[in-house]
The prediction has a mean pLDDT of 90. Predicted 3D model of a 346-nucleotide part of an RNA (small-subunit ribosomal RNA, central domain) from an uncultured delta proteobacterium.

Context: one part of a larger RNA
RNA sequence: CUGGGCGUAAAGGGCGCGUAGGCUGUUUUGUAAGUCAGGGGUGAAAGCCCACCGCUUAACGGUGGAAUGGCCUUUGAAACUGCGAAACUGGAGUGCGGGAGAGGGCGGCGGAAUUCCAGGUGUAGGGGUGAAAUCCGUAGAUAUCUGGAGGAACACCGGCGGCGAAGGCGGCCGCCUGGCCCGCAACUGACGCUGAGGCGCGAAAGCGUGGGUAGCAAACAGGAUUAGAUACCCUGGUAGUCCACGCUGUAAACGAUGGAUACUAGGUGCUGGGGAGUUAUCUUCGGCGCCGUAGCUAACGCGUUAAGUAUCCCGCCUGAGGAGUACGGUCGCAAGGCUGAAACUC
Repeated sequence: CUGGGCGUAAAGGGCGCGUAGGCUGUUUUGUAAGUCAGGGGUGAAAGCCCACCGCUUAACGGUGGAAUGGCCUUUGAAACUGCGAAACUGGAGUGCGGGAGAGGGCGGCGGAAUUCCAGGUGUAGGGGUGAAAUCCGUAGAUAUCUGGAGGAACACCGGCGGCGAAGGCGGCCGCCUGGCCCGCAACUGACGCUGAGGCGCGAAAGCGUGGGUAGCAAACAGGAUUAGAUACCCUGGUAGUCCACGCUGUAAACGAUGGAUACUAGGUGCUGGGGAGUUAUCUUCGGCGCCGUAGCUAACGCGUUAAGUAUCCCGCCUGAGGAGUACGGUCGCAAGGCUGAAACUC
C1' cells in the first nucleotide's frame, strides 16, 4: 500500500464541541479542469515477451512485431464529478403557540433516624455471636421521657418511570440556565454530515490548601475462629467519605455494539404531546422496553433502537507471552497518565 475485519474470538476513541480535510439535496443554464472518443508527436538502442530466420543443437546472433500502464498537443462529446450563474424546499435552522422531566448551577427551608450533651423515671445488666470474648455499665449503663447540639443522607411516592452527550442525576421552595418533544407552516434557502490535530466535560479512589466530621470506615489495635488466620465474624478506630477552591483524567467509563442519512413484515407494554369521538376506542408524531418476519451471524443471538440492505466520515485490529513493560518524549505536586517497542520463548 492492498485485503479482511472490530456485540462475545485481536479490534469502537469514556463523552461532547469543533479546526483542517473528506463527503454533500432538487431543477435549469454556462464552462470544459477531471472524464470519454478520434488524430498527431514523443516514449533512444539494447534487454524482457511473441513470431520467423542463421550458426549440426543450445547458449549466442539476425529481422519484424508487441510492450514501454506514460507525457505533450489538437479536434470533438457534455451524462457524471468540479467550477460559475440563476432558482427551489423535502435536509438544516429560525419564528409563533403549547408540553413533560431526579438535566445543570446557586441560595434557603423541612421532617424521620443515628450519635453526642443536659435533665427526669428506673435498676442490673447491656451489647455482641454459630457459640463466645474483647467492649459498655452501681462513678447508675441498656430501656423510657423531655430539652438541646451537630453532620450526613433524603423512607413512602418510586415504576425493566423520567432526564442527560457521556460520567451521571432523587426531600421541599425560589432564582439563574442547557437540551428535548408536539402543533402551526410564517421566515432563511443547502446554511448539511463527519471530524486528524485542538479545546472542554469526565464515576470512584487519590493529591494540595482551608474548613467540617453524626454515621460508616481502608490502615491500625484488641477479641474470637484456626494447624496458622497478617482474613472471613465481633468490639473499637484514623485517613477518607461531606463543603470551598485547585489538581488528577482513569474504569467491566458496557449496549463490552462510533456518528449521520435512507430503505426493509408485524405484535405487545410503558412514557410525552396532537387529532377524532359523550365513553369504550381509533388515529398521528417523539422516546423507552419485550417478542418476532425477511435478512444477517461460527454459533449465541441481532432483528425499523439492526448485529439487515446501502452511502459518507472518524477511531481501532493484524498469533500467544515478553508488555501496556523498557527507552525516549510529553503531561502531573505526587501517585501516575498518554504515546509505546525489541531481544528472547512458544